This is a predicted structure of a 405-nucleotide RNA (Bacterial RNase P class A) from Alphaproteobacteria bacterium HGW-Alphaproteobacteria-8.
[in-house]
RNA sequence: GCGGACGGUCGGAUGGCCGCGCCUGCGGGGGCGACCCCAACGGUGAGGAAAGUCCGGGCUCCACGGAGACACGGCGCCGGGUAACGCCCGGCCAGGGGCGGGUCAUGGGAAGCCAUGGGCCGCGUCUGAGGGAAAGCGCCACAGAGAACAGACCGCCGGGCGCGCAAGCGUCAGGCAAGGGUGAAACGGUGGAGUAAGAGCCCACCGCGCCCCCGGCGACGGGGGUGGCAUGGCAAGCCCCGCCGGGAGCAAGAUCGUAUAGGGACCGCGCAUCGGGUGUCUCCGCCCGGCGGUUCGGGUUGAUCGCGAGAACCCGUCGGCGACGACGGGUCCAGAUGAAUGGCCAUCCACGGGGUCGGGCGACCGGCCCCCGGACAGAACCCGGCUUACAGACCGUCCAACUUC
Numbered sequence: 001g002c003g004g005a006c007g008g009u010c011g012g013a014u015g016g017c018c019g020c021g022c023c024u025g026c027g028g029g030g031g032c033g034a035c036c037c038c039a040a041c042g043g044u045g046a047g048g049a050a051a052g053u054c055c056g057g058g059c060u061c062c063a064c065g066g067a068g069a070c071a072c073g074g075c076g077c078c079g080g081g082u083a084a085c086g087c088c089c090g091g092c093c094a095g096g097g098g099c100g101g102g103u104c105a106u107g108g109g110a111a112g113c114c115a116u117g118g119g120c121c122g123c124g125u126c127u128g129a130g131g132g133a134a135a136g137c138g139c140c141a142c143a144g145a146g147a148a149c150a151g152a153c154c155g156c157c158g159g160g161c162g163c164g165c166a167a168g169c170g171u172c173a174g175g176c177a178a179g180g181g182u183g184a185a186a187c188g189g190u191g192g193a194g195u196a197a198g199a200g201c202c203c204a205c206c207g208c209g210c211c212c213c214c215g216g217c218g219a220c221g222g223g224g225g226u227g228g229c230a231u232g233g234c235a236a237g238c239c240c241c242g243c244c245g246g247g248a249g250c251a252a253g254a255u256c257g258u259a260u261a262g263g264g265a266c267c268g269c270g271c272a273u274c275g276g277g278u279g280u281c282u283c284c285g286c287c288c289g290g291c292g293g294u295u296c297g298g299g300u301u302g303a304u305c306g307c308g309a310g311a312a313c314c315c316g317u318c319g320g321c322g323a324c325g326a327c328g329g330g331u332c333c334a335g336a337u338g339a340a341u342g343g344c345c346a347u348c349c350a351c352g353g354g355g356u357c358g359g360g361c362g363a364c365c366g367g368c369c370c371c372c373g374g375a376c377a378g379a380a381c382c383c384g385g386c387u388u389a390c391a392g393a394c395c396g397u398c399c400a401a402c403u404u405c
Base pairs, nucleotide, nucleotide: 003399004398005397006396007395008394009393010392012348013347014346015345016344017343018342020045021044022043023042027038028037029036030035047376051387052386054385055384056383057382058381059249060248061247062246072245073244074243075242076241077091078090079089080088081087092130093128094127095126096125098123099122100121101120103118104117105116106115107114108113131240132239136238137237138234139233140232153180154179155176156175157174159172160171161170162169163168188206189205190204191203192202207229208227209226210225211224212223213222214221215220253305254304255303256302263296264295265294266293267292268291269290274289275288276287277286278285312331313330314329315328316327317326318325319324349374352371353370354369355368356367357366358365359364
């Protein structure tokens, strides 16, 4: 000097013209009036994710005597934060790679020391659906002799027999889990003693289980004793343990309510000589039926409410490692419903490309001109989270490579 990772902040600016939603109603019009209509030269008008609709709540309606059990679903180390959460913060444990320290082995060196590798300790970082696998069931592909009451494929060992001078070879019945090989995983690991060869058969250390002590609110950590090698993995297969959980969702739900058709009640008229249907028509026959008015209830996505002063935002002080909390002061900040939040112009800003000029030893940087050009995306009842998308700019921490010394 230039990039990248992570965390945080921002997410074009100003002015003019035209247009749109909402609020107020300057003003104008109508009406005797109550009041009604139009309407600014006023005010206001998307987001960090408004998105996915995954989790937790508020709110609304429905259901519901109380308690318990069972079933179903969700969650799951510990402590804290929060209205709550599967979210956030701080820890614990396990694992991955990194850096550092000291140590051991091997190799090099005359030596200081250097290189490689192993386990140990510390630091910071990333990841973890992180309760229980000695309650029970189930599963463990392929490969392999054997996959959970293990297992003789190669191999090791002594013995019998046969061959052979011998070394050894072949064969028979046995012993052996040390070595090889397969696999994600082979029934504790390393070293020693022991043995015909071997084996927790025995011993030391490590690991594991149980008991005790100490530290910590706790997850857990440290130490001591003891057991004897039992207890492979998977619970994101069933299951066990603990905790939580009524259902539906703003088209929730509430109010008002026109026409037509239909329903109930009341009043008036009518009671088969009336009306309608059927057979082409008439008589006759058959079937069906009251008519009008008032009013009630329900009610068609029509209108209004729900609908935005809130777990709200900003600033400061204090408490806390932190998430966050307390106090004080200040602010008012979209509300559509075929659904507004837009378009044009000018100047500037940022990014990209090209040209040119200049600076620097260099990696590179800067000025001017021309062209292109503004990410992801848009509220719809509201809030807290998570996840996903995102041009570019700024700040902080860390890191690789480049240049120069």

Its Rfam family is "Bacterial RNase P class A". Rfam classes the family as a ribozyme. Rfam describes the family as follows. Ribonuclease P (RNase P) is a ubiquitous endoribonuclease, found in archaea, bacteria and eukarya as well as chloroplasts and mitochondria. It is recorded under the gene name rnpB.